Annotation
The RNA shown here (Bacterial large signal recognition particle RNA) has 267 nucleotides and comes from an Anaerolineae bacterium. The gene name in the source record is ffs. Its mean pLDDT, the model's own confidence on a scale to 100, is 75. Lineage of the source: Bacteria > Bacillati > Chloroflexota > Anaerolineae. Its Rfam family is "Bacterial large signal recognition particle RNA". Rfam links the family to the GO terms SRP-dependent cotranslational protein targeting to membrane, signal sequence recognition and signal recognition particle, plasma membrane targeting.
RNA sequence: UCGUGCUAGAUGGGGAAGUAGCGGCUCCCUGUACCCGAAAUCCGCUAUAGCGGGGUCGAAUUCCCCCUCCAGAACGACAGCAGGUACCCGGAUAAUGGAUGCCAGAAGGUGUGGAGGGUUGGGUCCUGCGCGGCAAAAGCCCGUGAACCCCGCCAGGACCGAGAGGUAGCAACGGUAAGCGGUUCCUUUUGGGUGACGUAGGGAUGCCUGGCCUGAGCCGGAUGGUAGAGAUUGAAGGGAACGAGCGGUUCAAAAGGGGGUGCACGA
Numbered sequence: 001u002c003g004u005g006c007u008a009g010a011u012g013g014g015g016a017a018g019u020a021g022c023g024g025c026u027c028c029c030u031g032u033a034c035c036c037g038a039a040a041u042c043c044g045c046u047a048u049a050g051c052g053g054g055g056u057c058g059a060a061u062u063c064c065c066c067c068u069c070c071a072g073a074a075c076g077a078c079a080g081c082a083g084g085u086a087c088c089c090g091g092a093u094a095a096u097g098g099a100u101g102c103c104a105g106a107a108g109g110u111g112u113g114g115a116g117g118g119u120u121g122g123g124u125c126c127u128g129c130g131c132g133g134c135a136a137a138a139g140c141c142c143g144u145g146a147a148c149c150c151c152g153c154c155a156g157g158a159c160c161g162a163g164a165g166g167u168a169g170c171a172a173c174g175g176u177a178a179g180c181g182g183u184u185c186c187u188u189u190u191g192g193g194u195g196a197c198g199u200a201g202g203g204a205u206g207c208c209u210g211g212c213c214u215g216a217g218c219c220g221g222a223u224g225g226u227a228g229a230g231a232u233u234g235a236a237g238g239g240a241a242c243g244a245g246c247g248g249u250u251c252a253a254a255a256g257g258g259g260g261u262g263c264a265c266g267a
Stems, first nucleotide, its partner, number of pairs: 001267006009057003012030005020046005034054004063260006072251004078247001080246002084242002087239003094233003100227005108219003116214009125202006131195002134191006141182004150175003158167003
């Protein structure tokens, strides 16, 4: 070095999730890689970290290690870049619109037959009382109103009496109580979205009005100027959230490169 037979080992790997951790079943990526069985409130294990059964390959294109590169995945607890969505704070500048205040003030009206102002009264307003009106109730009044247990008079009849006479008393008649009905007026009480009323007090200064004093303005407001509260829109900036494009971190399939790894026998 070659051949034969073995052995270690391999017969996919990775990410997520889950787990104290590892691996599997699950999802995803890679891309082609022996089969069967069980397994998510799960299955099997413990740093040599899947189990059970059956096959195949086998010391190298296939096993082991390292490097490069990178599909993909995860991470916003990732102090980065750019940007998006809606929210909160913020309120510049400007715009819109402009209550209101101040100033000027045209036309017109009014004024010595007294403007405006001052002062003093009255009314309108509120409260109390009185009076009136209205309503209700009660009284007064009228009518009715008791088989007997209300009154008067009591026929008849009854009772007492020898009689004269007497007693009680029903009906009728007359009256009355409660009650019922009426009630123009009269009396009392109560009430009010009651009053062209009276009186006392109060309040308000708005309106109307009287007296007195003063004595020349007053009302009006087109239009213009100025200040301008508050409101709406809303920039910069800040905050917190969602999201994940680029970048970042971690892991990393496939691919490429480098290195390493037996035993026996025979030639």